[in-house]
RNA sequence: GGGCCGGUAGAUCAGCGGAAGAUCGCCUGCUUUGCAAGCAGGAAGCCCUGGGUUCAAAUCCCAGCCGGUCCA
Numbered sequence: 001g002g003g004c005c006g007g008u009a010g011a012u013c014a015g016c017g018g019a020a021g022a023u024c025g026c027c028u029g030c031u032u033u034g035c036a037a038g039c040a041g042g043a044a045g046c047c048c049u050g051g052g053u054u055c056a057a058a059u060c061c062c063a064g065c066c067g068g069u070c071c072a
Stems, first nucleotide, its partner, number of pairs: 001071007010024004018055001026042005048064005
């Protein structure tokens, strides 16, 4: 320098046009002598950035930034 993959909750990831979920973690309550586990509830997301397309974009297109991987 070029190709490919990825960027969504604190972490790991799903979702891939009608606009956000899971698991773990965190908080509260129940339970326990206490802890863990379990049960119930809750908080936590400018969906990397900027444009474009569309009635509507996290989702499609373009550029950029960052990370991974391969080639040179």
Predicted 3D model of a 72-nucleotide RNA (transfer RNA) from a Methanobacteriota archaeon. The prediction has a mean pLDDT of 83. It was read from a public genome assembly.